[in-house]
Context: one part of a larger RNA
RNA sequence: UGACGGGGGCCCGCACAAGCGGUGGAGCAUGUGGUUUAAUUCGACGCAACGCGAAGAACCUUACCUGGAUUUGACAUCUCGGGAAUUUCUUGGAAACUUGAAAGUGCCCUUCGGGGAGCCCGAUGACAGGUGCUGCAUGGCUGUCGUCAGCUCGUGUCGUGAGAUGUUGGGUUAAGUCCCGCAACGAGCGCAACCCCUAUCUUUAGUUACCAGCACUUCGGGUGGGGACUCUAAAGAUACUGCCCCGAUUAACGGGGAGGAAGGUGGGGAUGACGUCAAGUCCUCAUGGCCUUUAUAUCCAGGGCUACACACGUGCUACAAUGGGCGGAACAAAGGGUUGCGAUGCCGCGAGGUGGAGCUAAUCCCAAAAACCCGUCCCAAGUUCGGAUUGGAGUCUGCAACUCGACUCCAUGAAGCUGGAAUCGCUAGUAAUCGCGGAUCAGCAUGCCGCGGUGAAUACGUUCCCGGGCCUUGUACA
Numbered sequence: 001u002g003a004c005g006g007g008g009g010c011c012c013g014c015a016c017a018a019g020c021g022g023u024g025g026a027g028c029a030u031g032u033g034g035u036u037u038a039a040u041u042c043g044a045c046g047c048a049a050c051g052c053g054a055a056g057a058a059c060c061u062u063a064c065c066u067g068g069a070u071u072u073g074a075c076a077u078c079u080c081g082g083g084a085a086u087u088u089c090u091u092g093g094a095a096a097c098u099u100g101a102a103a104g105u106g107c108c109c110u111u112c113g114g115g116g117a118g119c120c121c122g123a124u125g126a127c128a129g130g131u132g133c134u135g136c137a138u139g140g141c142u143g144u145c146g147u148c149a150g151c152u153c154g155u156g157u158c159g160u161g162a163g164a165u166g167u168u169g170g171g172u173u174a175a176g177u178c179c180c181g182c183a184a185c186g187a188g189c190g191c192a193a194c195c196c197c198u199a200u201c202u203u204u205a206g207u208u209a210c211c212a213g214c215a216c217u218u219c220g221g222g223u224g225g226g227g228a229c230u231c232u233a234a235a236g237a238u239a240c241u242g243c244c245c246c247g248a249u250u251a252a253c254g255g256g257g258a259g260g261a262a263g264g265u266g267g268g269g270a271u272g273a274c275g276u277c278a279a280g281u282c283c284u285c286a287u288g289g290c291c292u293u294u295a296u297a298u299c300c301a302g303g304g305c306u307a308c309a310c311a312c313g314u315g316c317u318a319c320a321a322u323g324g325g326c327g328g329a330a331c332a333a334a335g336g337g338u339u340g341c342g343a344u345g346c347c348g349c350g351a352g353g354u355g356g357a358g359c360u361a362a363u364c365c366c367a368a369a370a371a372c373c374c375g376u377c378c379c380a381a382g383u384u385c386g387g388a389u390u391g392g393a394g395u396c397u398g399c400a401a402c403u404c405g406a407c408u409c410c411a412u413g414a415a416g417c418u419g420g421a422a423u424c425g426c427u428a429g430u431a432a433u434c435g436c437g438g439a440u441c442a443g444c445a446u447g448c449c450g451c452g453g454u455g456a457a458u459a460c461g462u463u464c465c466c467g468g469g470c471c472u473u474g475u476a477c478a
Base pairs, nucleotide, nucleotide: 001478002477003475004474005473007472008471009470010469011468012467013466015462016461019426020425021424022423023422026317027316028315029314030313031312032311033310034308035307042053043052064303065302066301067300068299069298070297073127077126078125079123080122081121082120083119086103087102088101089100092097107116108115109114129292130291132290133289134288138286139285140281141280142279143277145275150189151188152187153186154185155184156165157164158163169180170179171178195269196268197267198266200237201236202235203234204233205232206231210226211225214224215223216222240263243257244256245255246254247253319419323378324377325376326375327374328373335366336365337364340359341358345354346353347352385416390411391410392409393408394407395406396405432454433453434452435451436450437449438448
């Protein structure tokens, strides 16, 4: 100087407390361990691994296993020889590959001999190749402490020196934020602001969006028309403790009030200092070293990654009446669409089929929002709760749904009556609850990323648990 303390002081955080809803019990989904297996590819392991890499394992992916093949190779450059490229048929085969045959002769230069570019086949060796090892050789990227308020430097001063000071102190703040003081005076990286979305208003603009008044109307903003309103999207305005009162060192600042759409950082996002964990990743990529080179490379078929006495994590659905079934009738936002979205109609109980209007989309489509509301049935029961499992019949995608897809219909109707010890999230348009969209994608979502609808309870307080910041103290620690 740090680090540590079941030392002290001060202060924060859904850290506790106060509340609301869960997990832990059930069934299923998914990841992991374990076990099994020819293989169940690999990585990730307290927080910070375990719906994680994977924004989609039937083939492919795929790295694993079994079997069948290849050896200048699936891919790159160079050398030599031949052939236009290419297309079709054919033998064997599970395919990779292989046997034979036919068609076909392009572009540029040309002395018409040929040469060149591109592509294909063969040969030779230089080489290719490796998701092989080492993340404890590395770059890059990322997690984490933590959006915590810290981390440093120049000059000066003090100290023999390590170093100190500044950065400590008194206040204050979300903040090393600001004020005052001070052997310090300044500065940098962080904080804040500048950026984006959202909340209010103005101006500009008015189609595909809108419709107050006017006219027509097939009653649909449908048409004429309008530029008001909604909205769209560009430019601005607005909030600064600016004003008032009180407190305070009359400083920073704090408390209250007015006006205002909004008030003291208005709400949200992006933004992550010096560093820590030899944290994670050599399987994104790049890369040193090592290993392999008729195999640890490459191609193909099939299988596996989907196994199942069990254990754990994360979720979904429930156990019901604030509910379930049936009928009727409302109100979103944000997205996606031409190899696509696909309307009206017709067929089917349905998944879906048929058909094809319109749409390169503020125009058309996906598209039905659902919870909610109204009416009605159920009457406390393993039930008209719950839907696992299983049998049968189908639909769709795709070369192909056996291993191993999703969905539909009929039948079946399991566990489950609110969950031990323990444990998680959340402070407001939040929790809870309800549906909608998107990426990946032929198909496949209870996961992920977004969107809106309905919409709470509680916070006395900081003694205690956890994590963190500042000062101080002790130390057989560095």